Source information:
Model confidence (mean pLDDT): 83 of 100. This is a predicted structure of a 113-nucleotide RNA (SAM riboswitch aptamer (S box leader)) from uncultured Nemorincola sp.
[in-house]
RNA sequence: CUUAUCAAGAAAGGCAGAGGGAAAUGGCCCAAUGACGCCUUAGCAACCGCUCUACAGCAAUGUAGCGAAUGGUGCUAACUCCAUCCUGAACCGAAAGGGGCAGGAAAGAUAAG
Numbered sequence: 001c002u003u004a005u006c007a008a009g010a011a012a013g014g015c016a017g018a019g020g021g022a023a024a025u026g027g028c029c030c031a032a033u034g035a036c037g038c039c040u041u042a043g044c045a046a047c048c049g050c051u052c053u054a055c056a057g058c059a060a061u062g063u064a065g066c067g068a069a070u071g072g073u074g075c076u077a078a079c080u081c082c083a084u085c086c087u088g089a090a091c092c093g094a095a096a097g098g099g100g101c102a103g104g105a106a107a108g109a110u111a112a113g
Stems, first nucleotide, its partner, number of pairs: 001113006011041005019030003025083003042076003047072002050067001052065005080107001084105005091098002
């Protein structure tokens, strides 16, 4: 950089000791009943890899689907904790304006290349 996914799922122990939830700001949470982090064990999931089936192909292989969980990653508070930008149809309000919803973008995370 490209592609795919991001509303589901899954925690105990040990170490350590003050902030942490990516970044700025705001909100809202977590945290001395010890968070965050590190280690161990356990678990979740099924991206890669693996088994099988179908289709295409001379073949290499590709696509789709089922399956297992011994391998490579990942993950195990809150939707990616929420928001920002664009678009849309409504709602509340006399108005200024307000709180949401849906789709998309950006940013981020993870996997594969």
The source organism's lineage runs through Bacteria, Pseudomonadati, Bacteroidota, Chitinophagia and Nemorincola. Of the family's consensus pairs, 94% are formed in the model. The RNAcentral record of the sequence draws on MGnify.